[in-house]
Background: The prediction has a mean pLDDT of 76. The RNA shown here (Bacterial RNase P class A) has 422 nucleotides and comes from a Vicinamibacterales bacterium. Rfam family: Bacterial RNase P class A. Its family is annotated with ribonuclease P activity, dimeric ribonuclease P complex and tRNA processing in the Gene Ontology. Rfam classes the family as a ribozyme. About the family: Ribonuclease P (RNase P) is a ubiquitous endoribonuclease, found in archaea, bacteria and eukarya as well as chloroplasts and mitochondria. The gene name in the source record is rnpB. The sequence is in RNAcentral, with records from ENA. The organism belongs to Vicinamibacterales, within Bacteria.
RNA sequence: GCAGUGAGCCGGGUAAUCGCUGCCAUCGGUAACCUCUCCGCAAGGAGAGAAGUGCCGGUGGGAGAGGAAAGUCCGAACUCCAUAGGGCAGUGCGCCGGGUAACACCCGGGCGGGGCGACCCGACGGAAAGUGGCACAGAAAAUAUACCGCCCGCCUUUGCUCACGGCGUUCGUGUCGUGAGCGUCGGCGAGGUAAGGGUGAAAAGGUGGGGUAAGAGCCCACCGCGCGGCUGGUAACAGACGUGGCAGGCCAAACCCCGCAUGGAGCAAGACCAAAUAGGGAGACUGAUCGGACGGCCCGUCCGCGUCUCCGGGUAGGUUGCUGGAUCCCGCCAGUAAUGUCGGGACUAGAGGAAUGAUUGCCGCUGUCCGGUCCGCAAGGAUUGGGCGGCACAGAAUUCGGCUUACAGGCUCACUGCGGCA
Numbered sequence: 001g002c003a004g005u006g007a008g009c010c011g012g013g014u015a016a017u018c019g020c021u022g023c024c025a026u027c028g029g030u031a032a033c034c035u036c037u038c039c040g041c042a043a044g045g046a047g048a049g050a051a052g053u054g055c056c057g058g059u060g061g062g063a064g065a066g067g068a069a070a071g072u073c074c075g076a077a078c079u080c081c082a083u084a085g086g087g088c089a090g091u092g093c094g095c096c097g098g099g100u101a102a103c104a105c106c107c108g109g110g111c112g113g114g115g116c117g118a119c120c121c122g123a124c125g126g127a128a129a130g131u132g133g134c135a136c137a138g139a140a141a142a143u144a145u146a147c148c149g150c151c152c153g154c155c156u157u158u159g160c161u162c163a164c165g166g167c168g169u170u171c172g173u174g175u176c177g178u179g180a181g182c183g184u185c186g187g188c189g190a191g192g193u194a195a196g197g198g199u200g201a202a203a204a205g206g207u208g209g210g211g212u213a214a215g216a217g218c219c220c221a222c223c224g225c226g227c228g229g230c231u232g233g234u235a236a237c238a239g240a241c242g243u244g245g246c247a248g249g250c251c252a253a254a255c256c257c258c259g260c261a262u263g264g265a266g267c268a269a270g271a272c273c274a275a276a277u278a279g280g281g282a283g284a285c286u287g288a289u290c291g292g293a294c295g296g297c298c299c300g301u302c303c304g305c306g307u308c309u310c311c312g313g314g315u316a317g318g319u320u321g322c323u324g325g326a327u328c329c330c331g332c333c334a335g336u337a338a339u340g341u342c343g344g345g346a347c348u349a350g351a352g353g354a355a356u357g358a359u360u361g362c363c364g365c366u367g368u369c370c371g372g373u374c375c376g377c378a379a380g381g382a383u384u385g386g387g388c389g390g391c392a393c394a395g396a397a398u399u400c401g402g403c404u405u406a407c408a409g410g411c412u413c414a415c416u417g418c419g420g421c422a
Base pairs, nucleotide, nucleotide: 001418002417003416004415005414006413007412008411009410010409012363013362014361015360016359017358018357020064021063023061024060025059026058027057028056029055030054032053033052034049035048036047037046038045039044066393070404071403073402074401075400076399077398078266079265080264081263090262091261092260093259094258095109096108097107098106099105110124111122112121113120114119125257126256130255131254132251133250134249147197148196149193150192151191152189153188154187155186158183159182160181161180162179163178164177165176166175167174168173205223206222207221208220209219210218224246225244226243227242228241230239231238232237270320271319272318273317280311281310282309283308284307285306287305290304291303292302293301294300327346328345329344330343331342333340334339364391365390366389367388368387369386370385371384372383373382374381375380
């Protein structure tokens, strides 16, 4: 210098003007609460006042989104409901140790996989309890099997060699038949085999040697695997030794089995105050006149209907829950670390259809276009001026701890690989 890995951080700044939502102070108004006076037996009514509460308006001050506020995926706080005890179902999790209020999170370690490396990824119990699946291809996808190939046996085609016999002979040998051996074309066998080929994401331990008709853990060495105890480690696990020729592939984020955990709903939780209207309950009153019951009529009684008073529940509305907390920052100590103890400091939105914004100027970063200067043969590089444009993802809603996802651009630290120079 180039290419990368991990960790942490920022994520536009500033000024002016105009706005938005709470809070505080102050001024003015209003008169519902309130205070005083008067009238009334009372209920209540009238008038006056303005310190406080409330309401309306003005002025001033101060505060006002995030690293993810997001997805609502986990774990909690808090609240209500349910709940004798136990179990099933359902759901979640699943190597070991530690951290934490808790977790599916975090830290450290183990094992497996990837990368030359820094480092990264892993829901990582059980496939010999059972059920099921494994497309296409392939003989076969799991009780192993046999397409090509290799080998064996029998039959058969044909070539060569040898032996014997017949015939011919110019005695060199020729020809025919039979038999044997070696090869060869083809067929057959509930033949052998699983080395090799071929298929597939995956093929029944791997490599080499011996062995065999050909082969094969059939035998042997090494590797792998199972089992056993030993050593190291808190453990997961690792190492070396002995032993067994070696066992039925993959999928459980398929059903399932094993172990552990687990009641439900959520701030629209919940609590308090409480209007109009309608309805409920209790009491009183009224009817000359209404309806019903008391067997037909009258009186009477009761009920309904009606009026008034009181009580209680619910709705609208209001208040609360509500933001000071497992909080944040710095430091010491303990710990490899996550984290924890202690000390010091800070206060940082609480709205309720939902505010936190807009415009302009300057600056910053950046893209593109047009120029100037310097270096260079050139390609190009450095620097500077101007025009036009861009500056992400996104928006608190009871509160925390995590995870995941989105994100223009930029900064810092540590480390790795390659190359160059001294």